[in-house]
RNA sequence: UGAGUCGGUUGGACAGUCGCCGCUCGAACAAGCGGAAUGAUUUGCUAUUUUAACAGCGCUAAGUCGUUCCGAGUGAUCGGGGGGAGGAAAGUCCGGGCUCCAUAGGGCAGAGUGCCAGGUAACUCCUGGGGGGCGAGAGCCUACGGAAAGUGCAACAGAAAGGAAACCGCCUGAUCGCAAGGUUGGGUAAGGGUGAAAAGGUGCGGUAAGAGCGCACCGCGCGGCUGGUAACAGGCGUGGCGAUGGUAAACCCCGCUCGGAGCAAGGCCAAAUAGGAAUCCUGAGCUGUGGCCCGCAGUGGAUUCGGGUAGGCUGCUUGAAGCCAGUGGUGACGCUGGCUCUAGAUGAAUGACUGUCCUCGACAGAACCCGGCUUACAGACCGGCUCAACUU
RNA sequence: CUCCCCAUAGUUUAACUGGAUAAAACUGCUGCCUCCUAAGCGGCUGCUCCUGGUUCGAGUCCGGGUGGGGAGACCA
Repeated sequence: UGAGUCGGUUGGACAGUCGCCGCUCGAACAAGCGGAAUGAUUUGCUAUUUUAACAGCGCUAAGUCGUUCCGAGUGAUCGGGGGGAGGAAAGUCCGGGCUCCAUAGGGCAGAGUGCCAGGUAACUCCUGGGGGGCGAGAGCCUACGGAAAGUGCAACAGAAAGGAAACCGCCUGAUCGCAAGGUUGGGUAAGGGUGAAAAGGUGCGGUAAGAGCGCACCGCGCGGCUGGUAACAGGCGUGGCGAUGGUAAACCCCGCUCGGAGCAAGGCCAAAUAGGAAUCCUGAGCUGUGGCCCGCAGUGGAUUCGGGUAGGCUGCUUGAAGCCAGUGGUGACGCUGGCUCUAGAUGAAUGACUGUCCUCGACAGAACCCGGCUUACAGACCGGCUCAACUU
Repeated sequence: CUCCCCAUAGUUUAACUGGAUAAAACUGCUGCCUCCUAAGCGGCUGCUCCUGGUUCGAGUCCGGGUGGGGAGACCA
């Protein structure tokens, strides 16, 4: 200098004017709210209800409305101050918090996951390591338990497709033939051919021809040893290996994990009224509970028709939070100390215009909150490493 | 916002437990028939939403994306 690989940062800048949504301070105020006084007016409560959707009990303390006075100061208005999208806010693919149902309990079913060790609130995530594959290398990819429990599948081709098989070929016995060769019996998986796959591979010996038939190396199984927390690696001995082929993102087996729903969860206030009608189910029932049974809690429930209200507050943003320093660890990450507060809307804000400059600006918009993964992304900048060429 | 479902010729549907060439009807084009059209008969065109993986083999199984559709509050 060129080619490549891995990781990180950023995601137009500055100024002015006008807006939008929260927060905070100040000013003035209608409706409504709370309290007191006064006047008028209305009725409800309880319940396992036992063959049926009925009932029983009680009655002057509460509710509602109007008027007047006092109090607080929400909302809307005006003025001042300060804040206002992302690395993916996205897909909703995993995991967790939070909330309700039992504190999430037992069993079956179902789902997920799958080399080892660690990290974490948890994970299908991350870190480190092992095995396998790709690359010249830095490096990258890896759903990577079990096919020696069982079942299934393998189209077409091929002789044979899973306790296998003789189509061609090779060797050989018998027989026919003068011979070439034909017919038939046997041996043979070395060669050909088919296929994605043909029952260890290569070589030497051996043999009628062959064959783990014998041997060496490699592969595989079994048993010790050494190193390592482990996955695993190395080496030794041993078995000739028709034991034990492939497929589990086929059923399945084994280990581990998982209760369900989701902020339209849930809580409060207000408004509304037809606590309406029909059908059905029953106490060994029905509902909560969204696979089933048990258990727990509750006591009517389901469907259809018809009708009404759809306003406000809360949950809501301080959190497994961020930044800096120190420290333990190879690392993910943990611990300690200090500092900071950094959107909270609900038709849903975060924008528009003008000027100047540059490299002319990509993907894209929070909606309960976090940790990940995946997907989209114009460019710019920084760093580690590898290879090639050249120079010193 | 949350949850769920679907995708195969232009349209509506098939395709067994993954097995090779993906089928049918209607539509479209074309030929025959007819004086012409319709009907009828014959032929042709045209497809697994996209992209990776598992497998010998994927419309089917698995991952990621794209597009489309549906449901939702309270009272009684």
Two RNAs folded together computationally: RNase P RNA and transfer RNA, 468 nucleotides in total. Its mean pLDDT, the model's own confidence on a scale to 100, is 75.